[in-house]
This is a predicted structure of a 1499-nucleotide RNA (small-subunit ribosomal RNA) from Perophora annectens. NCBI's taxonomy places the organism under Eukaryota, Opisthokonta, Bilateria, Phlebobranchia, Perophora.
RNA sequence: AGAGUUUGAUCCUGGCUCAGGGUUAACGUUGGCGGUAGGCCUAAUACAUGCAAGUCAUACGAGAAUUUUUAAUUCUAGUGGCGAACGGGUGAGUAAUGUAUAUCUAACGUGCCUAAAAGAGGGGGAUAACUGGAAGAAAUUUCAGCUAAUACCGCAUACUAUGAAGGAAGGCAUCUUCUUUUGUUUAAAGUAGCGUUUGCUACACUUUUAGAUCGGGAUAUAUUGUAUUAGUUUGUUGGUGAGGUAAUGGCUCACCAAGACCAUGAUGCAUAGCCGGGUUGAGAGACUGACCGGCCACACUGGAACUGAGACACGGUCCAGACUCCUACGGGAGGCAGCAGUAGGGAAUCUUCCACAAUGGGCGAAAGCCUGAUGGAGCUAUACCGCGUGCGGGAUGAAGAACUUAAGUUUGUAAACCGCUGUUGUAAGGGAUGAAAAUGCAGGAUAGGAAAUGAUCCUGUUUUGACAGUACCUUACCAGAAAGUCCUGUCUAACUACGUGCCAGCAGACGCGGUAAUACGUAGAGGGCAAACGUUACCCGGAUUUAUUGGGCGUAAAGGGAGUCUAGCCGGUUAGGUAAGUUUGUGUUUAAAACUUGGAGCUCAACUCCAUUUCGGCACAAAAACUGCCAAACUAGAAUAUCAGAGAGAUCAGUGGAAUUUCAUGUGUAGCGGUGGAAUGCGUAGAUAUAUGAAGGAACACCAGUAGCGAAGGCGGCUGAUUGGAUGAAUAUUGACGGUAAAGCUCGAAAGCGUGGGUAGCAAAUAGGAUUAGAUACCCUAGUAGUCCACGCCGUAAACGAUCUUCAUUAGGUAUCAGGGAACUUGGUGCCGUAGCUAACGCGUUAAAUGAAGCGCCUGGGGAGUACGCGCGCAAGCGUAAAACUCAAAGGAAUUGACGGGGACCCGCACAAGCGGUGGAGCAUGUGGUUUAAUUCGAUGAUACGCGAAGAACCUUACCUAAACUUGACAUCCUUUGCAAAACCAUGGAAACAUGGCAGAGGUUAACAAAGUGACAGGUGGUGCAUGGUCGUCGUCAGCUCGUGUCGUGAGAUGUUUGGUUAAGUCCUAUAACGAGCGCAACCCAUAUCCUUAGUUACUAACAUUUAGUUGAGCACUCUAGGGAGACUGCCCGGGUAACCGGGAGGAAGGUGUGGAUGACGUCAGAUCAUCAUGCCCCUUAUGUUUAGGGCUACACACGUGCUACAAUGGCAAGUACAGAGGGCUGCAAACCAGUGAUGGUAAGCUAAUCUCAAAAAACUUGUCCCAGUUCGGAUUGAAGUCUGCAACUCGACUUCAUGAAGUUGGAAUCGCUAGUAAUCUCAAGUCAGCAAUAUUGAGGUGAAUACGUUCCCGGGUCUUGUACACACCGCCCGUCAAACCACGAAAGUCGAUAACACCCAAAGUCAGUGGCCUAACCUUCGGGAAGGAGCUGCCUAAGGUGGGAUUGGUAAUUGGGGUUAAGUCGUAACAAGGUAUCCGUACCGGAAGGUGCGGAUG
Repeated sequence: AGAGUUUGAUCCUGGCUCAGGGUUAACGUUGGCGGUAGGCCUAAUACAUGCAAGUCAUACGAGAAUUUUUAAUUCUAGUGGCGAACGGGUGAGUAAUGUAUAUCUAACGUGCCUAAAAGAGGGGGAUAACUGGAAGAAAUUUCAGCUAAUACCGCAUACUAUGAAGGAAGGCAUCUUCUUUUGUUUAAAGUAGCGUUUGCUACACUUUUAGAUCGGGAUAUAUUGUAUUAGUUUGUUGGUGAGGUAAUGGCUCACCAAGACCAUGAUGCAUAGCCGGGUUGAGAGACUGACCGGCCACACUGGAACUGAGACACGGUCCAGACUCCUACGGGAGGCAGCAGUAGGGAAUCUUCCACAAUGGGCGAAAGCCUGAUGGAGCUAUACCGCGUGCGGGAUGAAGAACUUAAGUUUGUAAACCGCUGUUGUAAGGGAUGAAAAUGCAGGAUAGGAAAUGAUCCUGUUUUGACAGUACCUUACCAGAAAGUCCUGUCUAACUACGUGCCAGCAGACGCGGUAAUACGUAGAGGGCAAACGUUACCCGGAUUUAUUGGGCGUAAAGGGAGUCUAGCCGGUUAGGUAAGUUUGUGUUUAAAACUUGGAGCUCAACUCCAUUUCGGCACAAAAACUGCCAAACUAGAAUAUCAGAGAGAUCAGUGGAAUUUCAUGUGUAGCGGUGGAAUGCGUAGAUAUAUGAAGGAACACCAGUAGCGAAGGCGGCUGAUUGGAUGAAUAUUGACGGUAAAGCUCGAAAGCGUGGGUAGCAAAUAGGAUUAGAUACCCUAGUAGUCCACGCCGUAAACGAUCUUCAUUAGGUAUCAGGGAACUUGGUGCCGUAGCUAACGCGUUAAAUGAAGCGCCUGGGGAGUACGCGCGCAAGCGUAAAACUCAAAGGAAUUGACGGGGACCCGCACAAGCGGUGGAGCAUGUGGUUUAAUUCGAUGAUACGCGAAGAACCUUACCUAAACUUGACAUCCUUUGCAAAACCAUGGAAACAUGGCAGAGGUUAACAAAGUGACAGGUGGUGCAUGGUCGUCGUCAGCUCGUGUCGUGAGAUGUUUGGUUAAGUCCUAUAACGAGCGCAACCCAUAUCCUUAGUUACUAACAUUUAGUUGAGCACUCUAGGGAGACUGCCCGGGUAACCGGGAGGAAGGUGUGGAUGACGUCAGAUCAUCAUGCCCCUUAUGUUUAGGGCUACACACGUGCUACAAUGGCAAGUACAGAGGGCUGCAAACCAGUGAUGGUAAGCUAAUCUCAAAAAACUUGUCCCAGUUCGGAUUGAAGUCUGCAACUCGACUUCAUGAAGUUGGAAUCGCUAGUAAUCUCAAGUCAGCAAUAUUGAGGUGAAUACGUUCCCGGGUCUUGUACACACCGCCCGUCAAACCACGAAAGUCGAUAACACCCAAAGUCAGUGGCCUAACCUUCGGGAAGGAGCUGCCUAAGGUGGGAUUGGUAAUUGGGGUUAAGUCGUAACAAGGUAUCCGUACCGGAAGGUGCGGAUG
């Protein structure tokens, strides 16, 4: 410090997720030791048991025990004193009666403690304990009697306090301090020691003052969320007077006034103890308040007071309530949020331990006692820190395991083995620091004192350890007893095998799994951390993702529809004053702990200790630049006055013509109207058309203009009236008067609403006609609200420049409007463009640039601008405005493609123009389907279907049935045996095979055969979606790319685009490109001309010869096959910059001459595992191998491809002529003979330019047929044969004779072909025993027609445009309905909770009142009084009751929309001109998307 995730890729916006750190944690797996720390976050739920606050006999009386038994010691209940208000726990309540910081208290208190001053005189009456009696189950109560005090009560004395009258000083307003006189009121207690006396000392006691400590009170500032809480308050706010308090104060009361708080957020609701601090972060911040420390609050729930210095009191009292316990049913007792512990709750949190040795607290003169505070131990990996589980050597790189290319590799120096060490462990021994003080004892010193105790100090001595025989140290012994956990697709360090097969499962995000999973599970290996490791939860970070530091708003979320104005915020120039902000200095505070830094102590560390530093607050002083404030001035901002011209600015009134419609009348006759085409409609009752006249409403053609005006909405005939604003020029005036703008107010298109008018045209709804699968639409004919006017509502729009207002600054060019005489300038409206900005597009003095001020708004998509609540509205609805739940994206701009019922250009037998076919018939062949034991398998739009198959009777053959074999039909290896085996013959059998025989051999390590054994063979079994290779297709289409450079943030672009040209990305030209590669072309083959070389088997001109190039001869010619030439737009003319085009000449050939071969980058997971090869999987007495027979040849049917035809351009018969290419020894076979023929017999020649297949056919000539189902056509069938072959039944071809079917030119539709082509005619070859061949591949013969042209169909190419597509239009995608699940809203109700209010009742208790009653201290005249007590009454009041409301929560029949869910239904609304451009507002309508009307936007 970043990373992953939206896309085909890119940049941006934007969310989600991860890596880090932390925790009072929990869970899973595992677990050796020690130190230090922590340990009920939930039920402030209920609690058994024990303990947690006592102490003092030097305050008091009494009782008891013991003993050295008459003096001591010890113990105890009670009276009394002090303490129990501390310490310990918890966080329920509390949003301020709290807390933090600062200040004040001249408005206060303070036991014990310290210092100072003064004092302590003299009396009195009771009472508990105790004794006796009584009640009760108990708790406890009661009567009578005895007694003490440091208990209680008078009196004396005295300060204080207070009243009255003065004086002085000080301060801060009320005042404070000192002081004089006088009045009133209030004190006390002893005990112990010493010494012997006027006593002293110690501890207590009383009063006063001061201090210290600890508290009470007040003020300021800060202190969570919510405005879907906007008004709250009646002791409320203030005053006067009283009461009350330690004290101020409505704290309380009486009276008076009507105030007080609030948008700087009152009141309400929800949540919450606050802080020092903790976690995180670079910081600013955010979150948090465990442990430790400070404050507060609470003590079963609620209320109340008492005592006291202090409480409204955790282990006190009283009352009420709930709960628990005891009970003799009459009545009583209790409060763990103290320490342990129990139950319950919960994911979850410990021992019913030891000790007062230390520290601290209470009491005491002290010893001492008490202390679950505290110190310790126990449990616990809960956290942090430390240590260990060995160290060194050791290669045969052991075994095992895993992988493997079968060679090996890895685990791995790891182990074994050898040596060493002993932290820890075990055993034994030693053994702390923490303890010092105090007390006691002994001695001494100091001050004071008459002296002694006593006080203070010094020395010596004595005693005290829970932890603990612990830490630590020493010795001995053994490598022995001590490693797990998570991960290994990317982020993120670390990979292989097997299993599984969208299953099981994983997952933090992206995602993985559908038979080769580095992502699941297991194993091996590896990586991380380590006594832990992972997971879960929560917090901060990353997140600049709430942005003060530090973000944005044209299109991503986001500028309010517009204006005006209040508060608020901001504000021109000059000098002066002030000092609030600001800056500096000083003081004070900022507790301790913590943090930082530097040291120190535990062996280190954690931990502990010492020192140091500080943010911030407050106060004082200083400074005066800036801001503020005060007062003064200025004119540049702003405003006003005068003049001028411009304008659809607004309101009202009047008025004008054109057009539509209607009505009346005339003319006139059959149609009009409407559409893509029609129909509904109108019209012979006279329409449309035309002429004249009339009526009425609405809107204002031309001018008219990215012209003008207005804040926006918006504004358009003409005239008049009233009126707002802007602009220009010049002078004058005021003197900052300004800017912005929550709340408020006003305006605000269209639609819509109310009342009343009006209604020509248009036109939601509606009706009808069309279209259509349907058509609630688009189109047509009608047509109502409405559109218009007046008044009143509504308050929204894509109310848009999707761009808030104001000011300043920053190049230009150009057009236009208004003003000025020109140059030019001022103000508006536009375009282009520099710098700059922007994610890009783009903006660019009319900013989206650079700055300033103010307002509004945004924070992922959906849910949703929705629900609920509130406000407004007549309603429609508008404004404000969530959450649950759900997704990992949604989005912007630009890029490359693809696509478009977008555009432009171009090409192709693509169409057109032609010729011939297919589709109809019969047959052949292939496919589908069906059938079958099997009809083997594959190919299936173009790119399968006379395809694999260049040839299924057996074989082939893969299929079926049956019969056999199991190391196998075939390969390699091993062992044993044999010299033969095979062949041949015989028998059995369907055969394979089995049995027997014959024959033969020179030998054997070879070879061969047999038997055996396993390793293995074998598989046309699966996967072409694991593959290689090969092939098809787009397409012989002209494209596909690269290097360097340049442009762009980038994907990418440029080059490859433009203008021409070409068959062509062919070439030229222009050009930020310049070059290059794969394609194109050329090179290759064939063909066409010539030359040359060579002439046998080819040829034959001349010469001879023959039936015959037959032979001689020849190489001229043809031909053959080698080599060359030739064609290149080379030449001419014209056009053109050029490329090139048009024409011409020459030439065998002319513009790539013709035809082949040749197939770029790639596409289709195209085809093939059955040509072959091959990974993986599967079978192994079978999915292998062998054999026989059958099947692949089936047959209601459908399709493709062909053949033959339907005839006269023909059939038949006869005759005659002319090819090329190819094949041939298991062969081609002449000639001759036989047969009607297929063919047979015999046989020359030929391993081929020699022989042969071999006859070419159409053509031509002659004859016949005469338009018929025929002398067309030949299917089918019968009979007889031939050939091949072991074998023609299933199932061959051919021949002869006979038979003689359909068919008379073929519907919709559709195919091929542009010249030696189509059409037509034969010939040959491969495969092959034969043949299904009418197929396929070649060869030649004869030999046409047509192309105006590119509008249209199909396919393709280039450029451009739009896009919500990228699996790429066979795309994407919307809504209803149906199903399942989820959360939410409404809802008759119903069940609670909370806080108030009104009334009733009213405990305890304070306060007040009080007739009668009762009473020791004091007074008394002895009667009584004073004072007190109980009782009673009153005010207040907890709980309780009743009542109607408020707020809020749960639940609910039913209901509403929403969300989610591989393959449901209906349509196709959107994205392309999405097939009616889309969208916004509004209204109506419709199964649904939606449609239509009106106005608006261009996205």
Rfam family: Bacterial small subunit ribosomal RNA. Rfam links the family to the GO terms ribosome and structural constituent of ribosome.